[in-house]
Context: one part of a larger RNA
RNA sequence: CUGGGCGUAAAGGGCACGUAGGCGGUGAUCGGGUUGAAAGUGAAAGUCGCCAAAAAGUGGUGGAAUGCUCUCGAAACCAAUUCACUUGAGUGAGACAGAGGAGAGUGGAAUUUCGUGUGUUAGGGGUGAAAUCCGCAGAUCUACGAAGGAACGCCAAAAGCGAAGGCAGCUCUCUGGUCCCUACCGACGCUGGAGUGCGAAAGCAUGGGGAGCGAACGGGAUUAGAUACCCUGGUAGUCCAUGCCGGUAAACGAUGGAUACUAGGCGCUGUGCGUAUCGACCCGUGCAGUGCUGUAGCUAACGCGUUAAGUAUCCCGCCUGGGGAGUACGUUCGCAAGAAUGAAAACUC
Numbered sequence: 001c002u003g004g005g006c007g008u009a010a011a012g013g014g015c016a017c018g019u020a021g022g023c024g025g026u027g028a029u030c031g032g033g034u035u036g037a038a039a040g041u042g043a044a045a046g047u048c049g050c051c052a053a054a055a056a057g058u059g060g061u062g063g064a065a066u067g068c069u070c071u072c073g074a075a076a077c078c079a080a081u082u083c084a085c086u087u088g089a090g091u092g093a094g095a096c097a098g099a100g101g102a103g104a105g106u107g108g109a110a111u112u113u114c115g116u117g118u119g120u121u122a123g124g125g126g127u128g129a130a131a132u133c134c135g136c137a138g139a140u141c142u143a144c145g146a147a148g149g150a151a152c153g154c155c156a157a158a159a160g161c162g163a164a165g166g167c168a169g170c171u172c173u174c175u176g177g178u179c180c181c182u183a184c185c186g187a188c189g190c191u192g193g194a195g196u197g198c199g200a201a202a203g204c205a206u207g208g209g210g211a212g213c214g215a216a217c218g219g220g221a222u223u224a225g226a227u228a229c230c231c232u233g234g235u236a237g238u239c240c241a242u243g244c245c246g247g248u249a250a251a252c253g254a255u256g257g258a259u260a261c262u263a264g265g266c267g268c269u270g271u272g273c274g275u276a277u278c279g280a281c282c283c284g285u286g287c288a289g290u291g292c293u294g295u296a297g298c299u300a301a302c303g304c305g306u307u308a309a310g311u312a313u314c315c316c317g318c319c320u321g322g323g324g325a326g327u328a329c330g331u332u333c334g335c336a337a338g339a340a341u342g343a344a345a346a347c348u349c
Base pairs, nucleotide, nucleotide: 003320004319005318006317007302008301012316014198015197016196017195021191022190023189025085026084027083028082029080032078033077034074035073036072037071039069040068041067047063048062049061050060051059052058088188090184091183092182094180100175101174102173103172104171105170106169107152112147113146114145115144116143117142123134124133160167161166203245204243205242206241207240208239212238213237217233218232219231220230256315257314258313259312260311261310264293265292266291267290268289269288270287271286272285273284274283297304298303321349322348323347330341331340332339333338
């Protein structure tokens, strides 16, 4: 390389948009490719068969020469032109649902700190047990008041929304997308190397903020030791704004995207139709999503099973024994930490 693979054995890119490329609905038109038949040509020598003769050779004759040109057909497939279609895609109208995003405002509970009062009193805190620690300069407890920051109890759910990361007090403003139903449009599609954008947390830079928690660090314990687990403190950080900062996660469904087909049963969410009704239910049913169970089938097994890991097609990414190693070197990016990349090799089992 081929082949075989990628839920858990090595292997799905963190996620999307999208250029080139690859692949691509239905009916006609056309006859470039394709395909059938016929004709011409394909010099001689050579090659192959036959004959004369035969040691080699020589002579005669026939074939092949898968090619090219022209003529007459076929129209499935590939390509192309124009026309048409509606089921793929899209657009408009109508009606909803939602922690989807951004900005602004605002609310209550609790923790902490401060002030005042009561008790005018002696403990509190913490643990397996203690101690460090706080407290007669009046703590803890309790009542009222003030300040400040962060997070939003119940509702709450196998629930909802988002491409993923993720999203939850309440209100307002701006705004994205999906679904259902119905008209229009007419293949406008799928995937996507490169590229571009988004991307938890930690971390970085500048300026704010700092209640609680809390890496580092101090102290007290435990222990043979204890650079830990436990306790008491506590800085960075966690919060906000900005960013030609970072770009990584068990970024997980450890399962790339799209399309079609293939038994059922039981829920939940959104929406439409029928029946019913004053209306809301109930009952039946369609579409879109989200779960459980399970048939066929698949799987090494576990399990998956119309939300496939089943049956197929198209496109992309990735794997090829373990360690060395996601390391060295080189390059690109970054303030750094580091990240990305062809990602090695010696050596070793």

Description
The prediction has a mean pLDDT of 83. The part of an RNA shown here (small-subunit ribosomal RNA, central domain) has 349 nucleotides and comes from Adenanthera pavonina. The organism belongs to Adenanthera, within Eukaryota.